[in-house]
Context: one part of a larger RNA
């Protein structure tokens, strides 16, 4: 020297990518509890105080007095707190063996089949599930508690729906024709007509796929453009949100916070390259989630130190 631990002056995160890891905390009675809110909770919030044994007395709930210990939850075992911003509403679910999570689900919301011998599905059939069900029921797809909300575009694609029109294949009819034939027939090629879906046209549809513009001027300082003009579209992004899990330029610029802050917070908008159920904005609760940031704790560290068992090595 390594493992597993105990303890450490004085500091108290100066470590570190980050407080990783340890350590603080801690049973039980009692006082007391902010913001916030969906009035349920947040709450064990935070902060404080007491705890043993003995004696008296007691309405049996506890009072009072006394006495010991370094110390009365005195071993084991048992919560660290707060403040903030993002995600995901919430218990839940998942990569057996490198991922538990912002990823599945999910309760609610919409859309769309399905009239029952139902849609759907599994089978070659027979059957058989749905369902011993009946539209407050099955099936599919999206979103994802709740609050406010969900805007424009139907030109493409898609589904829907249309007793018109146009194209449209075989048969069928009809009329040429080739071979053969005495004939009847059979047989080749061509035309013309007739016509199903389907297509093309027409109308509809967006909680269908999916789209959501450029360029010039203009106000009595300067900038800036409510305004005009023009070009294109199907129509040019509303509401809200914004350097963001989305911002390249980028450690944007401004306020905070720190002595110093590429992260973090709160604003600005110039959104390379948000945006409304591939939802958009809040949102108490809740999280082994991910970021800052404070108080306490402490060998993580200034910077070692000591000890104990344990493997290791002799010897036996």
């Nucleotide at each position: 020297a390594u493992c597993u631990c105990u303890c450490u002056a004085a500091g108290g995160a100066a470590c570190u990518a980050g407080g990783c890891a340890a350590a603080u905390u801690a049973g039980c009675c009692c006082u007391g509890u902010a913001u916030c809110u969906u009035c349920g909770g947040u709450a064990g919030a935070a902060a404080g105080g007491g705890u043993g044994c003995c004696g008296u007395c007691u309405a049996c709930g506890g009072a009072c007095g006394g006495u010991c210990u370094c110390a009365g939850u005195a071993a084991a075992g048992u919560g660290g707190u707060a403040g903030a911003a993002c995600c995901g509403a919430c218990u839940g679910u998942u990569u057996a063996g490198c991922a538990a999570a912002a990823a599945c689900a999910c309760a609610g919301c919409u859309c769309u089949c399905u009239g029952c011998u139902a849609a759907g599905u599994c089978g070659c059939a027979a059957g058989a599930c749905g369902a011993c069900g009946u539209a407050u029921a099955g099936g599919g797809a999206g979103u994802g508690a709740c609050a406010u909300g969900u805007g424009a575009c139907c030109a493409a694609u898609g589904c829907g729906g249309a007793a018109a029109g146009g194209u449209g294949a075989a048969c069928g009819a009809c009329c040429c024709u080739u071979g053969u034939u005495a004939a009847c027939g059979c047989u080749u090629g061509g035309g013309u007509u007739c016509u199903a879906a389907g297509c093309c046209c027409c109308c509809g549809u967006g909680a269908a796929u999916g789209u959501c513009g450029g360029c010039c001027g203009u106000a009595a300082c300067u900038a800036u453009a409510a305004c005009g003009g023009u070009c294109c579209u199907a129509a040019g992004g509303u509401a809200g949100u914004g350097a963001a899990a989305u911002u390249c330029c980028u450690u944007g610029u401004c306020g905070g916070g720190u002595a110093a802050g590429u992260u973090c917070c709160g604003a600005c908008c110039u959104g390379c390259a948000c945006g409304a159920a591939u939802c958009a904005u809040g949102u108490a609760a809740c999280g082994a989630g991910u970021u800052c940031u404070a108080c306490g704790c402490u060998g993580u560290c200034u910077c070692g130190g000591a000890g104990a068992g344990a493997u290791g090595c002799u010897c036996a």